RNA sequence: GACCGUGUGGCCUAAUGGAUAAGGCGUCGGAGUCCGAAUCCGAUCAUUGCAGGUUCGAAUCCUGUCACGGUCG
Repeated sequence: GACCGUGUGGCCUAAUGGAUAAGGCGUCGGAGUCCGAAUCCGAUCAUUGCAGGUUCGAAUCCUGUCACGGUCG
C1' cells in the first nucleotide's frame, strides 16, 4: 500500500429497512435482616465509532473516515 472482518450503555450479548434499540451483569435507592447475603421492587445507563448519502422510514443499505484484528504484497 491492496483486500477482508469487527465497532451497539461501565461490561457482555441481541435486534428481517418498520418506528419506544431488547436482555443479563453492574451501579444507586427501597423492602428484607440483629447486621449482612440471597431474594423482591423501583431507578439509572447506548440518538448504535465518527461524518455524509439513499429511503416515507437506517443499528441494518451506500460512500468517506477513525480504531482494532487478520490476509496478501
Molecule: transfer RNA
Organism: Schistocerca gregaria